[in-house]
Transfer RNA from a Clostridia bacterium, 77 nucleotides, folded computationally. Model confidence (mean pLDDT): 81 of 100. The organism belongs to Clostridia, within Bacteria. Its Rfam family is "tRNA". It is annotated as a transfer RNA. Rfam links the family to the GO term triplet codon-amino acid adaptor activity.

RNA sequence: GGAGGCAUAGCUCAGUUGGUUAGAGCGCUACGUUGACAUCGUAGAGGUCAUAGAUUCGAGUUCUAUUGUCUCCACCA
Numbered sequence: 001g002g003a004g005g006c007a008u009a010g011c012u013c014a015g016u017u018g019g020u021u022a023g024a025g026c027g028c029u030a031c032g033u034u035g036a037c038a039u040c041g042u043a044g045a046g047g048u049c050a051u052a053g054a055u056u057c058g059a060g061u062u063c064u065a066u067u068g069u070c071u072c073c074a075c076c077a
Base pairs, nucleotide, nucleotide: 001073002072003071004070005069006068007067010026011025012024013023019057028044029043030042031041032040050066051065052064053063054062
């Protein structure tokens, strides 16, 4: 330099044919339970869906560019 994959909560991930409140598990906080902890139960907090634009009545989902990361190929020394 060329090609491709990925980017959604603190972590690991789902999200159907684009359709009207963005989710799960773990973790975190509070309460209950315990002599105390763990487990368990209940409730809660936590998201600019990487960034910017485009298309559309409507975008996490489609298109373009950029950024980050991973893989493969090529090149130089």